[in-house]
Molecule: Bacterial RNase P class A
Organism: Thermoleophilia bacterium
């Protein structure tokens, strides 16, 4: 000095005017007997995000079903925690990436069955036999031999899968023995598999020793098997007020209800026109953030303190104006000056995660590589 891993955090400041929303007051005024309401002006103080975005999970909450059994249907998949919950996050294990710091995993089962793999290649799962090699035994020739039998050819029956072929993937490696010629046929040592056992670890696992058969692919982010979870609708949920009040079907020989679907309950509406209502709440005090101590590797719990930090409804938090910061460029008399920018983007029932997008900058630990001392 360069180059990368992880975490954390900010993403304008400050004043002058103007100009909206909530919540709390005051002062005037008008209606009213009074409660009380309207209206006008003032004061006080609060007012978008880390992502508010995707709607992808999980819930509170509020209604509806006996919150009852099943059926399909749906989601997770190492192990130990964490939580209110999860498809989250901690931590470990195991596999893969990468010199490393670290990253990433859709990570239970292929001996229950189905089924996929183009093409090449002889053959692609208890899946061959092209080419090669071997022909001991069998068989067919020739030669010698009275003759038992030798020699020697043939490669037809066989026998092989070691050589070679293809392909991502081809019936463990490597060596030696042995055979007609080869094969884990047998033997050394390895690797993988399975069994017993020791030890470490809560476990998932590691390792250490021993035994055997020699070794029966690959994909389930195929469809399946196995374990464990899952009622359903959603703030347009849902309660109150008021108002206007009806017409026709159908219903206890059961209206209708509980995502579909069957049993079961359950017991009086329901479906259709027609008119009314566009008003109040739910509406923001929370599995709440701050600070601090203790425990814990962590995720996080757990006491203590102080705090209230939008609630809108054609939809509120703006506009302008000055100066300062911060990036970049140009220039310089090195004080400085000009000009230019400023990401990603707007609450709507809350809240826990996950994922996407981000101009600019700071802070922390850590790994390499290179120089010098």
């Nucleotide at each position: 000095g360069g180059a990368g891993c992880g975490g954390g955090c900010c993403g304008g400041a400050u004043g002058g005017c103007c100009g909206c929303g909530g919540c709390g007051g005051g002062u005037g005024u008008c209606g009213g007997c009074a409660a009380c309401g309207g209206c006008a002006c003032g004061c006080g103080u609060c007012g978008a995000g880390g992502a508010a975005a995707g709607u992808c999970c999980g819930g509170a909450c509020a209604c509806c079903g006996c919150a009852g059994g099943g059926c399909a249907g749906g989601g997770u998949g190492c192990c130990a925690g964490c939580u209110a919950a999860c498809g989250g996050c901690u931590g470990g294990g195991c596999g893969c990436g990468g010199c490393g710091a670290c990253g990433c995993g859709a990570c239970g089962g292929a001996a229950a069955g189905u089924g996929c793999a183009a093409c090449a290649g002889a053959a692609a799962g208890u899946a061959g036999a092209c080419a090669g090699c071997c022909g001991a035994u069998g068989g067919c020739c020739g030669c010698a031999g009275c003759g038992a039998u030798g020699c020697g050819g043939c490669a037809c029956a066989g026998g092989u899968g070691a050589u070679g072929u293809u392909g991502a993937a081809a019936g463990g490696g490597u060596g030696c023995g042995g055979u007609a010629a080869g094969a884990g046929c047998g033997c050394a040592c390895c690797a993988g598999c399975g069994g017993u056992g020791g030890c470490g670890g809560c476990a998932a696992c590691g390792u250490c020793a021993u035994c055997g058969g020699c070794u029966c692919g690959g994909c389930a982010a195929a469809c399946c098997c196995c374990a464990c979870c899952c009622g359903g609708u959603g703030c347009a949920a849902u309660g109150c007020a008021g108002a206007c009040a009806g017409g026709a079907a159908c219903g206890a020989c059961g209206a209708g209800g509980c995502g579909g679907c069957c049993c079961g309950c359950u017991g009086a509406g329901u479906u259709c026109c027609a008119g009314g209502u566009a008003g109040c709440a739910g509406c923001u005090c929370g599995a709440g953030g701050c600070a601090c101590a203790c425990g814990g590797c962590g995720a996080c719990g757990u006491g203590u303190g102080a705090c209230c930090c939008a609630g809108a409804u054609g939809g509120a938090u703006g506009g302008u104006c000055a100066u300062c910061a911060c990036c970049g460029c140009u220039u310089c008399u090195c004080g400085g000056a000009g000009c230019g920018g400023g990401a990603c983007a707007g609450a709507a029932u809350c809240c826990g995660g996950c994922u996407u997008a981000c101009a600019g900058g700071c802070c922390c630990g850590c790994u390499c590589c290179u120089c010098a001392u």